[in-house]
Context: one part of a larger RNA
RNA sequence: CUGGGCGUAAAGAGCUCGUACGUGGUUUGUCGCGUCACCUGUGAAAUCCCGGGGCUUCACUCCGGGCGUGCCGCCACUACGGCCUCACUUGAGUACUGUAGGGGAGACUGGAAUUCCUGGUGUAGCGGUGAAAUGCGCAGAUAUCAGGAGGAACACCGGUGGCGAAGGCGGGUCUCUGGGCAGUAACUGACGCUGAGGAGCGAAAGCAUGGGUAGCGAACAGGAUUAGAUACCCUGGUAGUCCAUGCCGUAAACGGUGGGCGCUAGGUGUAGGGGUCUUCCACGACUUCUGUGCCGUAGCUAACGCAUUAAGCGCCCCGCCUGGGGAGUACGGCCGCAAGGCUAAAACUC
Numbered sequence: 001c002u003g004g005g006c007g008u009a010a011a012g013a014g015c016u017c018g019u020a021c022g023u024g025g026u027u028u029g030u031c032g033c034g035u036c037a038c039c040u041g042u043g044a045a046a047u048c049c050c051g052g053g054g055c056u057u058c059a060c061u062c063c064g065g066g067c068g069u070g071c072c073g074c075c076a077c078u079a080c081g082g083c084c085u086c087a088c089u090u091g092a093g094u095a096c097u098g099u100a101g102g103g104g105a106g107a108c109u110g111g112a113a114u115u116c117c118u119g120g121u122g123u124a125g126c127g128g129u130g131a132a133a134u135g136c137g138c139a140g141a142u143a144u145c146a147g148g149a150g151g152a153a154c155a156c157c158g159g160u161g162g163c164g165a166a167g168g169c170g171g172g173u174c175u176c177u178g179g180g181c182a183g184u185a186a187c188u189g190a191c192g193c194u195g196a197g198g199a200g201c202g203a204a205a206g207c208a209u210g211g212g213u214a215g216c217g218a219a220c221a222g223g224a225u226u227a228g229a230u231a232c233c234c235u236g237g238u239a240g241u242c243c244a245u246g247c248c249g250u251a252a253a254c255g256g257u258g259g260g261c262g263c264u265a266g267g268u269g270u271a272g273g274g275g276u277c278u279u280c281c282a283c284g285a286c287u288u289c290u291g292u293g294c295c296g297u298a299g300c301u302a303a304c305g306c307a308u309u310a311a312g313c314g315c316c317c318c319g320c321c322u323g324g325g326g327a328g329u330a331c332g333g334c335c336g337c338a339a340g341g342c343u344a345a346a347a348c349u350c
Base pairs, nucleotide, nucleotide: 004321005320006319007304008303012318014201015200016199017198022193023192025088026087029084031082033081034080039073041071042070048066049065050064051063052062053061054060091191092188093187094186095184096183097182098181099180103177104176105175106174107173108172109171110154115149116148117147118146119145120144121143125136126135162169163168206247207246208245209244210243211242215241216240220236221235222234223233258317259316260315261314262313263312266295267294268293269292270291271290272289273288274287275286276285277284299306300305323350324349325348332343333342334341335340
């Protein structure tokens, strides 16, 4: 390579959009490019296979036949694929009517709590731990009451509940704005799927500039513990955490499970719609679509387990794997202010 794989053994890109390529619903007609069939020519000789001959035999060699998977030409066929073409509506999209939501951005705003400041009451402790000490306190702390300042986060509701492509999103109000779902079946008429390159988004930490800083808190300091203790525990505490703008581009970015379509027993919760029946209403029963859980049949799996939200049965497209270490490293290239990121070996060794 062929083949086989990718939940946990090596292996799904963090996610989306999208170019090329690949691939693609039903139907009419045309062509006959692919596909399939017949025939002619060619496909050098040697080699190879079959039959026969010659050296005593074999090797070797000679003769005849075959093979030569291919190509050119000719003829025929048109189911399937393809080009062009007439249409269609179920895929896809649009419209309209409803509907749920922590989806996104900006502005404004609320209460509780912590801390600090001022004043009142009040007196000797407070704090902290396994026990202590550092620390705070007669210059009046802790506790308690009143007032004020400021920053950050939003208890209860809250839920294997909701929304989002993922990262993620939770006090309230307003403005702007994206997507989904259901119903109607009015419109377009295959416009679809995937997606190498490419582009955008992307937790935390980190970086740059300017703000902000209540609490928490790397580094750091002190107190303990200990044989030691550059830790775990305690008292402090700077960056940071917050805001604006610009970078970084990585995570156990996980469902460790790429996306799309179709098919394949059920049962039971829950969220959002629709329909039928019942009912005075509220409820309730049945049914249908979409999401989200649990259990489970066939089937699959090395097992664990998965099981209409598949890891089952099929098709299409992309990404990735190929023994362990060396190594996600070196070198080179590209990107970055830097930290570093992306791409990515070999020697050697088991």